[in-house]
Parts: sequence; structure tokens; C1' cells
RNA sequence: GCCUACGUAGCUCAGUCGGUAGAGCAUUUGCAUGGUAAGCAAAAGGUCACCAGUUCGAUUCUGGUCGUAGGCU
Repeated sequence: GCCUACGUAGCUCAGUCGGUAGAGCAUUUGCAUGGUAAGCAAAAGGUCACCAGUUCGAUUCUGGUCGUAGGCU
């Protein structure tokens, strides 16, 4: 230099005929217990890496940029 994959909650990841984003763990609150852990219920937490384009509408499609991993030379 070229090619491929990936970038979504604090962490690990779902979400593909485009229609206002979810799970587990963690956190907070409550229930329960003599008390703690486990358990049960609820809540909070996201500019879906960034910038454009297409579209009535984009996490999703297209182009570019950045980052990570791998491959080729």
C1' cells in the first nucleotide's frame, strides 16, 4: 500500500425483507431474613464510532473518515 470482518447500555452481546432498540451480568430501590448472601419485583442507564447521501422514515442501504482485529505484498 491492498483486501476482509467488526464498532449498539459500565462489561459481554442480540437486533438483516428499512418503521421511534433489547437480553444477561453489574448498579440503585423495594420485598423477604434476627442479619448477610442467594432469591423475587421494579427502576435507571444509549446522539446505535463520526460526517454526508438515498428515503416519508436509516442501528439496518450507499460513500467517506477514524479505531480494533486478521490476511496479502